Predicted 3D model of a 677-nucleotide part of an RNA (large-subunit ribosomal RNA, domain II) from uncultured Massilimicrobiota sp. It was read from a public genome assembly. It matches the Rfam family "Bacterial large subunit ribosomal RNA".

Context: one part of a larger RNA
RNA sequence: GCCGGCGAGUUAUGAUGUGGAGCGAGGUUAAGCAGGGGAUGCGGAGCCGAAGCGAAAGCGAGUCUGAAGAGGGCGGAAGUUGCAUGUCAUAGACCCGAAACCGGGUGAUCUAGCCAUGAUCAGGUUGAAGUCGGGGUAAGACCCGAUGGAGGACCGAACCGACCCCCGUUGAAACGUUGGCGGAUGAAUUGUGGCUAGGGGUGAAAUUCCAAACGAACCCGGAGAUAGCUGGUUCUCCCCGAAAUAGCUUUAGGGCUAGCGUCGCGGAAGAGUCGCAUGAAGGUAGAGCACUGAAUAUGUGAUGGCCUCACCUCGAGGUACUGAGCAUAAUCAAACUCCGAAUGUCAUGAAGACGUACGCGGCAGUCAGACCAUGGGUGAUAAGGUCCAUGGUCAAGAGGGAAACAGCCCAGACCAUCAGCUAAGGUCCCCAAAUGCAUGCUAAGUGGAAAAGGAUGUGGAGAUGUACAGACAACCAGGAGGUUGGCUCAGAAGCAGCCAUCCUUGAAAGAGUGCGUAACAGCUCACUGGUCGAAUGACUCUGCGCCGAAAAUUUACCGGGGCUAAGCAUGAUACCGAAGCUAUGGAUUUACGAUGUAAAUGGUAGGGGAGCGUUCCAGACAGCGAAGAAGCGAUACCGUAAGGAGUCGUGGAGCGUGUGGAAGAGAGAAUGCCGGU
Numbered sequence: 001g002c003c004g005g006c007g008a009g010u011u012a013u014g015a016u017g018u019g020g021a022g023c024g025a026g027g028u029u030a031a032g033c034a035g036g037g038g039a040u041g042c043g044g045a046g047c048c049g050a051a052g053c054g055a056a057a058g059c060g061a062g063u064c065u066g067a068a069g070a071g072g073g074c075g076g077a078a079g080u081u082g083c084a085u086g087u088c089a090u091a092g093a094c095c096c097g098a099a100a101c102c103g104g105g106u107g108a109u110c111u112a113g114c115c116a117u118g119a120u121c122a123g124g125u126u127g128a129a130g131u132c133g134g135g136g137u138a139a140g141a142c143c144c145g146a147u148g149g150a151g152g153a154c155c156g157a158a159c160c161g162a163c164c165c166c167c168g169u170u171g172a173a174a175c176g177u178u179g180g181c182g183g184a185u186g187a188a189u190u191g192u193g194g195c196u197a198g199g200g201g202u203g204a205a206a207u208u209c210c211a212a213a214c215g216a217a218c219c220c221g222g223a224g225a226u227a228g229c230u231g232g233u234u235c236u237c238c239c240c241g242a243a244a245u246a247g248c249u250u251u252a253g254g255g256c257u258a259g260c261g262u263c264g265c266g267g268a269a270g271a272g273u274c275g276c277a278u279g280a281a282g283g284u285a286g287a288g289c290a291c292u293g294a295a296u297a298u299g300u301g302a303u304g305g306c307c308u309c310a311c312c313u314c315g316a317g318g319u320a321c322u323g324a325g326c327a328u329a330a331u332c333a334a335a336c337u338c339c340g341a342a343u344g345u346c347a348u349g350a351a352g353a354c355g356u357a358c359g360c361g362g363c364a365g366u367c368a369g370a371c372c373a374u375g376g377g378u379g380a381u382a383a384g385g386u387c388c389a390u391g392g393u394c395a396a397g398a399g400g401g402a403a404a405c406a407g408c409c410c411a412g413a414c415c416a417u418c419a420g421c422u423a424a425g426g427u428c429c430c431c432a433a434a435u436g437c438a439u440g441c442u443a444a445g446u447g448g449a450a451a452a453g454g455a456u457g458u459g460g461a462g463a464u465g466u467a468c469a470g471a472c473a474a475c476c477a478g479g480a481g482g483u484u485g486g487c488u489c490a491g492a493a494g495c496a497g498c499c500a501u502c503c504u505u506g507a508a509a510g511a512g513u514g515c516g517u518a519a520c521a522g523c524u525c526a527c528u529g530g531u532c533g534a535a536u537g538a539c540u541c542u543g544c545g546c547c548g549a550a551a552a553u554u555u556a557c558c559g560g561g562g563c564u565a566a567g568c569a570u571g572a573u574a575c576c577g578a579a580g581c582u583a584u585g586g587a588u589u590u591a592c593g594a595u596g597u598a599a600a601u602g603g604u605a606g607g608g609g610a611g612c613g614u615u616c617c618a619g620a621c622a623g624c625g626a627a628g629a630a631g632c633g634a635u636a637c638c639g640u641a642a643g644g645a646g647u648c649g650u651g652g653a654g655c656g657u658g659u660g661g662a663a664g665a666g667a668g669a670a671u672g673c674c675g676g677u
Base pairs, nucleotide, nucleotide: 001677002676003675004674005673006672011091012090013089014088015087016086017085018084019083021081022080023079026048027047028046032042033041034040052059053058062074063073064072065071094232095231097229101222102221103220104219105218106217112196113195114194115193116192117191118190119189120188121186123155124154125153126151130147131146132145133144134143135142159183160182161181163180164179167176198214200210201209207216235611236610237609238608239607240606245258246257247256248255249254259366260365261363262362263361264360265359266358272354273353274352276349277348278347279346280345286339287337288336292333293332294331296329297328298327299326300325304321305319306318307317308316309315369394370393371392372391373390374389375388376387377386378385399410400409401408414586415585416584417583419582420581421580425576426575427574428561429560430559434573437571438570439569440568441567447563453547454546457544458543459542460541461540462539464537465536466535474531475530476529477528478527480504481503482502485499486498487497510525514523515522587601588600589599590598591597592596612666614663615662616661617660618659620657621656623655624654631650632649633648634647635646637644638643
C1' cells in the first nucleotide's frame, strides 16, 4: 500500500413545535397494592386547564394608572394525556485528538551530592624544608658540599576522561571503532552498604541530573478534564435553495439579533415586481467664475521705498523698485457654485404583464468571498494590491468558444434518439464547414508583442506656388566697381566682434550663404545669361506599413503545419457549430375550464418529502428446506434509484413472505483501530 472485520447525533429528564390518537369544561394519575417482574385493575395525593388585572389592599370580563365616563398598558374564542417526530436545555451528549492541572502512590540498581567501610595507581624524572660536614661571623645572617625525599611537581602504562579527523548514520553499538589527545599521589579513581523524592531532591551551576526524551520523574486515579481548533461522520430518489452583509461583542478564522433559504398556517385587498403617464425633492456628471480660494498676461496705478529741488513750515518733480484696487483677455477646484442633466428615489393614476409581496410559527445555514465591467477613495491615474458603490459570472453551473485556462464571450444539463435549426466562434490541413464572391489596402511574415522619437515606404483627400514668354534638376559662363565701408584691432580686406548696410556699371552680383587665410589669397552660395524641353516645389489631413526592438535548457510573441492571402478594411451570400431551440418517445412535480392540456424539473451550505436494505420481536402464511436452508461463485432478467428475482455450481442446516413493532441499522477516507498479506 491493498484486502477483511470494527468504527461517529445515543439515552434519561424537562421545555417548545408538528403529526396522529383518546377524552373534553374538563383531562390525567404518581408512588404503592393485586397480577406472572406482562397486560390490566385498584389508587385522585398531585399536575395542567376552565379569569384576569394590580406592588398590594382589592376589584373582576375586566383591571391598573389617573381628578376622569379621557387616553394608554395588560387581559377577554379549549383544553389535557399517551405515542411518534423536529429542535432546545441539563447531563461526556456526534466520534477521535491535546499540551496541561490536581490527588494518592512507586522510584537514587542509571545519575547528582553526602555518610560508613574497603581497594587501586608499571616505570622513569626533578630534588623543597630539615639534617650533617666544611667555610664564614664577636655571635649570626649567609655560602659550598653531602644527605634528605617534599609537591592539587614533571614524563608516561593500568585506570579515569573525551580535544581533533575519518569511519559508522534502517550502526556491531538508541553515542560506538581506528589513529592522534587530557589527567594519571589527587578537589584522584573505584567496590560494597547506606541517606536525600517531585510545589521535592541534588547540583565546582549546564535548567545539570533524579532508571535510554525532566523549565518540573514515573504509575494509577479525578477523567469520557477542556479544545470558540484540525480531521472524520456510513443507503437511494424527488421539490426548493442561500450567504460570505449590518449592528453589538476582551470581538475580529467565535458568537447574538437582523438580512438572505426552507416548511406549515393565515389573509384575499386598487398588498408586491415590471413597463406606461403625471408630479415631487435633490446639487452628482457637465459647465461656469456670480461667491470662497488658486493662477497668467497687459493697462492703469493707491500705499511704501529711492533720487533731485526746497527745507522755517507746507511741499514740488522724477522713478526701468514694490505693487493694493480696478479694467480687459484667457484659466483651475473633493471639502467653490450664478447654473445644471441622464439615471436612480418617492408619490399618484389607469388598463396591462408576471405571480409574488405581507403576517405568524417550526428548522436552518451564512458573518475568509473571487474575478470582470463601470463610478470613485487609497496607492505611483503600480499590483492577480487594498477599501466602497452598481451590475454580471464563479462560488453552488455542466455544455460550446477563447490552443490549454473557477470569475472572459455564447448558453442555464429531467431521461433517451446513428433526426433538424442556430449562438459565440469559425469554414487550406491537423479539425466539422467557402483553397467562396465583390471592391480596395499591405510586401513588413506586418498579420503573429511595445513608447517617445525618426524617415523622399506606399494608397487616399485637400489647399497652395513655379512652368513652353521654357520652370525644377544637371551642365557651360558671369558673380563686378567705389572698397581693405566705418570702428575696433598686432592684423580685421564680404566671412573674430560693434555700427551702418549706401551708390555705380549692368542680364545679374549681399558692404555678402558656407569652407578657408596670421591677415590677404583661393573655393562656393545667393543672383543672372545660355544649353535642354515638361513638368516641378513646399504644406495640411488620413489608411496600411518601416526603424526604434538585447536574456538566459529548445524554435518559443500565429496552438502547429504552413500562408502573400489561408493577412487587413468594407459589403453581400452559403455552410459548420452547444447538453441552447425544434422534432419523436418516456418519467416526475405543479396549476387548471382536469380521463387532458400547459408550464416546470443545474445545484454547495441548508430546509422539506418519499422510499430501499440490515438485525431482532409479535402474531399470520397447515410457508420453504437433505428431492439440499443460509453463505459464497457465475449469469445476457426486472425496477427511476437504494435494490429484487430466476437458473446453474459450491455449500451442508437452517431460512423466508406479508402486516406491524424495536434498533449496537448501511463505510472509502478520521497520519482511524485490529487481523491478514